[in-house]
Molecule: transfer RNA
Organism: Chlorobium sp.
Parts: sequence; C1' cells; structure tokens
RNA sequence: GGGGCUUUAGCUCAGUUGGUAGAGCGUCUCGUUCGCAAUGAGAAGGUCAGGGGUUCAACUCCCCUAAGCUCCA
Repeated sequence: GGGGCUUUAGCUCAGUUGGUAGAGCGUCUCGUUCGCAAUGAGAAGGUCAGGGGUUCAACUCCCCUAAGCUCCA
C1' cells in the first nucleotide's frame, strides 16, 4: 500500500430478505425474610462508531472517514 471481517444498553451479544430496537448478566425500586443470600414483579439505561447519499421510511442498501482483528505484498 491492497483485500476481508467487526463496531448495537455499563458488559457479552441477537436483530431472517428496509417498516417505530431486543435478550442475558449488571444497576435501581417493591414483595417474600428478623437480616443477608436466593427468588418473583417492575423500572431506568441506546444520536445502532462518525459523516453524507438513495428511499415515503435505513441498524439494514451505497460512498467516505475512524478504531480493532486478520490475510497478501
């Protein structure tokens, strides 16, 4: 220098052909307990890495940029 893959909640990751973003763990609140643990119920938490484009509508399609991993030279 060139090719490929990844980037989504605090962490680990889903998201099936474009149609209002989810799970587990964690955090908080409440119940059960004398208290803790455990368990049940509920809640908060996301400019979907950044920018632009296509579209009525983009995590999803196209382009550029950044970071990480990997292959070739």